The part of an RNA shown here (small-subunit ribosomal RNA, 5' domain) has 479 nucleotides and comes from a Candidatus Levyibacteriota bacterium. Model confidence (mean pLDDT): 85 of 100. Its Rfam family is "Bacterial small subunit ribosomal RNA". Its family is annotated with ribosome and structural constituent of ribosome in the Gene Ontology. The organism belongs to Candidatus Levyibacteriota, within Bacteria. The sequence was found in a public genome assembly.
Context: one part of a larger RNA
Order: sequence, then C1' cells, then structure tokens
RNA sequence: GGAUGAAUGCUGGCGGCGUGCCUUAAGCAUGCAAGUCGAACGGUUGAGUCGCAAGACAAGACAGUGGCAGACGGGUGAGUAACGCGUAGGAAUCUACCCCUAGGAGGGGGAUAGCCAUCCGAAAGGAUGGGUAAUACCCCAUGGUCUCGCAAGAGUAAAGGACUUAACGGUCCGCCAAGGGAGGAGCCUGCGUCCUAUCAGCUAGUUGGCGGGGUAAAUGCCCACCAAGGCGAUGACGGGUAGCUGGACUGAGAGGUCGAUCAGCCACAACUGCACUGAGACACGGGCAGUACACCUACGGGUGGCAGCAACUGGGAAUAUUGCGCAAUGGGGGAAACCCUGACGCAGCGACGCCGCGUGGAGGAUGAAGGCUUUCGGGUCGUAAACUCCUUUUGAUGAGCCGUUCACAGCUCAUAGAAUAAGCUCCUACUAACUACGUGCCAGAAGUCUCGGUAAUACGUAGGGAGCAAGCAUUAUCC
Repeated sequence: GGAUGAAUGCUGGCGGCGUGCCUUAAGCAUGCAAGUCGAACGGUUGAGUCGCAAGACAAGACAGUGGCAGACGGGUGAGUAACGCGUAGGAAUCUACCCCUAGGAGGGGGAUAGCCAUCCGAAAGGAUGGGUAAUACCCCAUGGUCUCGCAAGAGUAAAGGACUUAACGGUCCGCCAAGGGAGGAGCCUGCGUCCUAUCAGCUAGUUGGCGGGGUAAAUGCCCACCAAGGCGAUGACGGGUAGCUGGACUGAGAGGUCGAUCAGCCACAACUGCACUGAGACACGGGCAGUACACCUACGGGUGGCAGCAACUGGGAAUAUUGCGCAAUGGGGGAAACCCUGACGCAGCGACGCCGCGUGGAGGAUGAAGGCUUUCGGGUCGUAAACUCCUUUUGAUGAGCCGUUCACAGCUCAUAGAAUAAGCUCCUACUAACUACGUGCCAGAAGUCUCGGUAAUACGUAGGGAGCAAGCAUUAUCC
C1' cells in the first nucleotide's frame, strides 16, 4: 500500500447494486415452510332446476381407499486426512418421470378402509361385529420378447378412465412386457490433497486362496475351511487440526494466505443404532428402539425435535422483519381450469461494502464587522461573507400514465423555495501541513526514534494550515 461476512469512537443528505450469527451442531413460545388428483374408487353433503307431492337431475365441497410427489427444493459444517474431494480412467450395475422403436391389454376371484352398530380410554388413540368399491390385491390363460439352460425344455404381464357417436367405432390420458436414448445414481483404480518422529513399528477378517451366502452390481461385503501373509523412514500406526473444489485476497511473478456470499461434490438433521416403503432413503418437517432434555396428564399413559423462513432466550466485540406476493423464473400434483410452493421475486432494517450524485452557480473590495496575531505600521481568515442575478439534482406538495398477466417497482408533468444536507484525522522526523497562550519530567503524548524538568512547531486550548470526505480514524487478521 491492498484486502475484510468485521467491530469500536466521532459524524451522517440521497440513490443503485450487493451483503448481514464468523461465537453455543446451545435451547426454542407462536405462525407459516409439501402437497395434489373427483377425468382411479365407493360414499357423505348439496346451491340450484323440474315436480302438487313422492321423487328425479345436479354445479360445488368433503373425510377415507388408491396414484404421483414427500429422496427435489431449503439449511448447516458437527464429523471426516477418507477414493471424502479434485483430475484422468475403468467394468461387474440400476434407473420413476421424459423421448424413440415395435408388440400386447382375454377370463375370473376373495377381501378391506370409509359407512353402520356396540364397546374401551382423561387424552393420544383403539377393539369387536356387519356390509361395500376401485387404475388396491390375488388366480388362470397367452408368451413376440426377456431370464435360466449346450439343447430339449422350464419360468414370467396387464387397468381402466374422460369426451364423442343412435350404434359400430373414434380421439385423448393412462396400463403391461421388451429394445434403445437422454439425464441421474451406485462401484473400482492411477495421481494429487495440512502439521507432528518429544508417535517407529502396525495388523487375526488381518493378506491371499477354494467353496458358499449376499447385493442392482465386482470385492473379506459376510461365513466355513486352507495358507501365512499384508503395511512401514518414499513416514505405516498414533496424536493434533480441517468439510473438499471452482475460486477469493495479495504479489511484477514465483509464491503466501483463505474457502463468507454464488456454483459443483460430500456429510449431517437433539445424540446413538436399526430397518420398512419405494425407481431412488437407511429418509431434516416418515417409522421403530435406547439415551438426554422439555411439555400435557384423570398418574394408567401420551407428545415433541427451527443446522427451513421469520421471531424469542442465552452466548458474544458483533450480525436484520414474528413483512408482501405467487405477477415473473423454477418445482410438485392435475386432461385442464387451477391448487400448493418462507424455493423464488420483492419490500423493511444496518454507511457493512463498492459505485454514482448532492450539500449550489456566476458576479462581488470599503479588502466590512469579528476572531487570531503583531516589530502596533500592519498581516491573516478572505471573494470568504453581506449584496445582485441565476438554477432546482435531491427533498417537499399535488396531478396523471403504463404493460396479455404486476407483489414491488417505474415514468411524465406542475408548484414554491438556496431552500433540507460536512465531518473526521493530522500538522518534530519518517510524512503533506506553524504560530500564540496554558502547563512545567506534572498533566499528558507515542507506530518507531522519542517529547514534557519555565521561551514545548511533539502535552492541552485557540487561530491558521494539510489530507481524505458521507465518511474519517482506531483495533484485529492476511498478503
């Protein structure tokens, strides 16, 4: 000198774009953050229409069964020195939704929720009986293809719905099996990846083999048996620290330091373990068990998990609103209309950062008053002010406009008025900028050398000056 997710002191006009718990992965009141589909299904309710009535039709809404989505999106960095990440390769794999290709979709059955009845419980919730539907579940058939097999052969599937038609049929959305693609995911390997030897030896599923099991898939991944191997000063093993990268800061570069925001990957979801469902999880707002904590209780029992967005308590030098909207982009569901979306788009707060603008412009000497200083003549603040003319950024007040859709924003015009707007640090040298008074090794200053003990340009105040400027200094950290 540059830089910062900064903080502190003094000061503070506006706008644009960014950015904001670095500390306790501490605890969390409250609200919201993942639903959707009635064109899969049986029902319940029903505005309204017709009807004397009985009743019929019926938009819409609804709990349940069923489907898809809740594995994405969002958060955090605890753990991890590891095939975790980066890079370059590999073979023994899977893949819902999407695209392409060429086929199929025949027949039958038994349940169950909802519902009704009875009952238990403070609640959370549950039990028994009756009866019902499906794109839920099961069986039979067929077998192009696919799997196993040298072959013969064996095994293996499906579901309907809406609209339209007088009907046959047609269209669309789905269903089943197969091949391919795209995107995604799992696995293996070479190389690279911090400090420490005041850590020198480490290892029994350990290293390899045979045979099994297991997985979507190769493998000690697991098991029985056999062999005795495997790693290590090119640092094994142990200890400490740490998410990794694209990148960021600095530097002429080499390098050094860092990994906030944004993007990719990984890991985690109070702590520990486990599986279920599923194309995909060992699953943040799913489940089970144990532990700690907290809450409700009729004491029998039950409930919860903000490292989602806000908010709160605590901690801390320190970090924001319990805001608006789905208008845009994107995501989920749906045939669609549409619904949901604290993702996102915006607004609010903070000079936290960068950038831009403004605090007026021109004229104006009697060099006014006043301050400071003086050798008392003067010098200086100083064209600075006053005063005259002008302008209106920003701000104030008012009116209007705009888009297929508009939360927020934006644009135009008019009115009055210089009006609403300057500070901070420094002035011995380094280092740009000097005098007076006060103080008297005191009070104090200080980054370094140092300054101060009666003429202090170094302390305090004033005048003047220098620098930067809505900021200026200080502290901390990196180069």